[in-house]
């Protein structure tokens, strides 16, 4: 100086003028206004993907089913978050990126190609020891031939071929021996742990797929502020009381009883509509600890609260010309969306001293 990397901050400025919500305050004409003052959107307010407070309903207990999660350990109310750490693949590096339990409980799958695809297999190839045939030799024997048959090292197919490579070894070969690397159960060592090392022993047996069923651990009731809760009009209708005509209708042709209609009062439910719920919270800072997430106790701090929905427009100056996008009970997250601008660490690379 170039090129990256990981975190965190920011998100036009300033001024005037005219509105809008919410409290606080004085005041009138008081279900309302009007003055004055204070406060008034994110870093994702989004999407509604996961955990919660909080309200209501159900619920004895326990199974089945179902659903989510899934490397160890640790935060936290609580998670599929977030910290550290193992481990696998990428990147020179700083770092990134992963649903990373169990394939030796079982079943099922492995297209195409290609001999063969999981008690596997011989297409090219490669032997020619043994047997058979042929020739040659008196004989042992030799030499051919590939018919039987030995082989799996090379070729070839495929994502994947039933350990790799090397070197003894043989007819050719073969873990058939052996070194080293892989692999497995133990052991030992180190770690809370995942796991990591390490020396022998096994001579290979155990191929992949659990984002297939499935098997194992853990967790999980429902609906959600249009949740709930209070106040309560007009009209209808209910349900107690009382008053009326001895009244009309209805049961049985009559009687008497009974029911139905009428006023008044008072109860309850409830609909319009009102208030609540609503923002002081698992809340910020600071803070013993703690690698980190976190985080007791004490001290500071106060941050929108509408209900057809406020947070706006105009104008003036200035610059780097200003992206994404807008609360709707509340919190902890993860995802998706972003003009740029700023700072800290650290990394690779080139040059200078």
């Nucleotide at each position: 100086g170039a090129a990256g990397c990981u975190g965190g901050c920011u998100a036009g400025a300033c001024a005037g003028u005219c509105g809008c919500u919410g409290c606080a305050u004085a005041g009138a004409a008081c279900g309302u206004u009007u003055g004055u003052g204070c406060a008034g959107a994110g870093g994702a307010a989004a999407g509604u993907c996961c955990g919660g407070g909080c309200u209501c309903c159900a619920c004895a207990g326990a199974g089945c089913g179902g659903g989510a999660u899934g490397c160890c350990g640790g935060c936290u109310a609580a998670c599929g978050g977030c910290c550290g750490g193992a481990c696998g693949c990428c990147g020179u590096g700083a770092g990134g990126c992963g649903a990373u339990g169990g394939a030796a409980a079982g079943u099922g799958c492995c297209a195409c190609a290609g001999a063969g695809a999981a008690c596997a297999g011989a297409c090219c190839g490669c032997c020619g020891a043994u047997g058979g045939c042929u020739g040659c030799g008196c004989g042992a024997g030799c030499a051919g031939u590939a018919c039987a048959g030995g082989c799996a090292a090379g070729g070839g197919u495929g994502a994947a071929a039933c350990g790799g490579c090397g070197a003894g070894g043989u007819a050719a070969g073969a873990g058939c021996u052996c070194a080293c690397c892989g692999c497995g159960g133990a052991c030992g060592u180190g770690g809370c742990a995942a796991c990591a090392c390490g020396g022998a022993c096994g001579g290979c047996a155990c191929g992949g797929u659990a984002a297939a069923c499935c098997c194992c651990a853990u967790c999980c009731g429902g609906a959600g502020c249009a949740a709930g809760a209070c106040c309560a009009a007009a009209u209808a209708g209910g349900c107690u009381g009382g008053c009326c005509a001895u009244g009309a209708c209805g049961u049985u042709g009559c009687u008497c009883g009974c029911g139905u209609c009428g006023c008044c009062a008072g109860c309850g439910g409830g609909u319009a509509g009102g208030u609540u719920g609503c923002u002081u919270g698992a809340g910020c800072g600071u803070a013993a600890g703690g690698u980190a997430a976190c985080g007791a106790a004490a001290c500071g701090c106060c941050u929108a609260g509408a209900g057809g929905a406020a947070u706006g427009a105009c104008u003036g100056u200035c610059c780097a010309c200003g992206a994404c996008a807008g609360a709707a009970c509340c919190c902890g997250g993860c995802u998706u969306a972003c003009c740029g601008g700023c700072c800290a660490g650290c990394u690779u690379c080139a040059c200078c001293u």
Bacterial RNase P class A from Sideroxydans lithotrophicus, 353 nucleotides, folded computationally. Rfam family: Bacterial RNase P class A. By type it is a ribozyme. The coordinates come from a structure-prediction model, not an experiment, and the mean pLDDT is 78.